[in-house]
RNA sequence: UGAGUAAGUGAAAUGGUCGCGGCCGCAAGGCUGAGGAAAGUCCGGGCUCCACAGGGCAGGAUGCUGGCUAACGGCCAGUGAGGGUGACCUUAAGGAAUAGUGCCACAGAAAACAAACCGCCGCUUUUCACAGCGGUAAGGAUGAAACGGUGCGGUAAGAGCGCACCAGCGGCAAGGUGACUUGUCGGCUCGGUAAACCCCAUCUGGUGCAAGACCUAAUAGGAGAACUGAUGGAGUGGCCCGCUCCGUUCUCGGGUAGGUCGCUGGAGAUUCCAGGCAACUGGGAUUCGAGAUAGAUGACCAUUCAACGACAGAACCCGGCUUACGGCUUAGUCAGCCA
RNA sequence: GGCGCGUUAGUCUAGUGGUCAGGACGCCGCCCUCUCAAGGCGGAAUCACGGGUUCGAGUCCCGUACGCGCUACCA
Numbered sequence: 001u002g003a004g005u006a007a008g009u010g011a012a013a014u015g016g017u018c019g020c021g022g023c024c025g026c027a028a029g030g031c032u033g034a035g036g037a038a039a040g041u042c043c044g045g046g047c048u049c050c051a052c053a054g055g056g057c058a059g060g061a062u063g064c065u066g067g068c069u070a071a072c073g074g075c076c077a078g079u080g081a082g083g084g085u086g087a088c089c090u091u092a093a094g095g096a097a098u099a100g101u102g103c104c105a106c107a108g109a110a111a112a113c114a115a116a117c118c119g120c121c122g123c124u125u126u127u128c129a130c131a132g133c134g135g136u137a138a139g140g141a142u143g144a145a146a147c148g149g150u151g152c153g154g155u156a157a158g159a160g161c162g163c164a165c166c167a168g169c170g171g172c173a174a175g176g177u178g179a180c181u182u183g184u185c186g187g188c189u190c191g192g193u194a195a196a197c198c199c200c201a202u203c204u205g206g207u208g209c210a211a212g213a214c215c216u217a218a219u220a221g222g223a224g225a226a227c228u229g230a231u232g233g234a235g236u237g238g239c240c241c242g243c244u245c246c247g248u249u250c251u252c253g254g255g256u257a258g259g260u261c262g263c264u265g266g267a268g269a270u271u272c273c274a275g276g277c278a279a280c281u282g283g284g285a286u287u288c289g290a291g292a293u294a295g296a297u298g299a300c301c302a303u304u305c306a307a308c309g310a311c312a313g314a315a316c317c318c319g320g321c322u323u324a325c326g327g328c329u330u331a332g333u334c335a336g337c338c339a
Numbered sequence: 340g341g342c343g344c345g346u347u348a349g350u351c352u353a354g355u356g357g358u359c360a361g362g363a364c365g366c367c368g369c370c371c372u373c374u375c376a377a378g379g380c381g382g383a384a385u386c387a388c389g390g391g392u393u394c395g396a397g398u399c400c401c402g403u404a405c406g407c408g409c410u411a412c413c414a
Base pairs, nucleotide, nucleotide: 001335002334003333005331006330007329008328009327012304013303014302015301016300017299018298020033021032022031023030024029035311039322040321042320043319044318045317046316047208049206050205054241055240056239057238059204060203061202062201063200064078065077066076067075068074079093080091081090082089083088094199095198100197101196102193103192104191117140118139119136120135121134122133123132124131148166149165150164151163152162153161167189168188169186170185171184172183173182174181175180212261213260214259215258222252223251224250225249226248227247232246233245234244235243254413255412256411268287269286270285271284272283273282274281275280305309340410341409342408343407344406345405346404349364350363351362352361357394366382367381368380369379370378387403388402389401390400391399
C1' cells in the first nucleotide's frame, strides 16, 4: 500500500422550555417510554381453543459427519468438493444414478443398447477404379456430453489385447466415535440428470392474541337448506378410524361494534466463577428496562463535533435466518514493496 | 396484526425444460386508395429484479421488490 476476518457503537451528545403514552399521587408533581435490525413474515418454539393430539393413508419439510438446543431449514466443530499466491471464502453434499421409470432439443452413424457416415485393414471378380462380404473403433466429422486418458508394445488394421503412469470403481488392511483418510490388490472401466418421478432415513394434527376467557348492550330468537333420532349430522379447514356433543351445521337476512383480562418477570438483562476447542451448560451475585387500542416516544432554543448525524420505528412473547444501514472505533491475519 | 395468492409487449391473456416466446384488441411503419375506413405485410417483451440447479430456465429451487384478496363479535 492492497486484501481478507471477527466484533463494538449507532433517534449524535449535554442543558433548558413546551407537548404526548403508562404508572404513582387528593393535588402540585415525580418516575418511566423503540431497535440492531422493532422490517420481510422465511423457519422453529412457548401460549390458546379443538381429545393433555391418539392409529393409518395422502401431503409437506429436511438430507456429508459428530455435537448444542425448548425447537429449528439455526448454531458450533470437523470431512469431502470448488475458488484464491495467501489470509480466507463458497458449498440443497443421502440413494458413490448398480431398486425401478422417465428425459437428453438441434446436430450427429449412434445419446445408453449397442451401433458404424467418412476412414483403416483383409477377402472376392485377371489388375486399377468401382462394387459386395467381413474385421475394426486408432483418426475425421457432430454435439454440452461419444462407452476411461497418455505413452510403449502388439496387430492385416485395431482394440485394456498386454505393460507403465494417471483417473474412476470394487475388495482387503490400518487409523478415526463418524463423515472419511492412507496403504495395498484386482483390467473391473460402469455416460449425464433425483432444485425429474421415485426410493431410503428423520420430523410433521389443525388454529393463530382479529387465538381465547369474562361482563355489558342491541334484535325479526326470522327465512331457506342438509341430516334425521343414530349405518346420521357436526366439532375435526385433505381423507378414514377413534374421541366428544346432539338440534347441530351451512346460506340469506338481523343486531352490536362498549369494557375487563390475555399484556408483558421472561428459554429476561448485567456480571463473576467452573466445565467444554467451540456452540453451549451448571452455579453465585446484582437488577426490573414500553404496553397503546385510531394507537404515545415529538417540537423549539443554546453549546459541543473528525462527523451535520444512516437504515428505519414496538402491537402476544421468545430463538434464529434473510434483507437495509452514513460514519467512527477495536483486535489480530495475509500478500507485495521499502528500510 | 395474522393468513393466502399473483407479476409474460400499452391492455387482457396462452405457454410439457429445447427453433429467434404464441394469440386478441390497441400502437408504429410500409403497401393499397383521389382521401379516409376496411384489407395486406412488417415491427416493438432483457418473461418484476438478483442468484443457483441444468448442456440449456418464462417454466425448477432460493432470496428481494411490488401489487391484490381474505380475516371482529352476538343470536
Overview
Two RNAs folded together computationally: RNase P RNA and transfer RNA, 414 nucleotides in total. Model confidence (mean pLDDT): 78 of 100. It holds a member of the Rfam family "Bacterial RNase P class A". Its family is annotated with ribonuclease P activity, dimeric ribonuclease P complex and tRNA processing in the Gene Ontology. By type it is a ribozyme.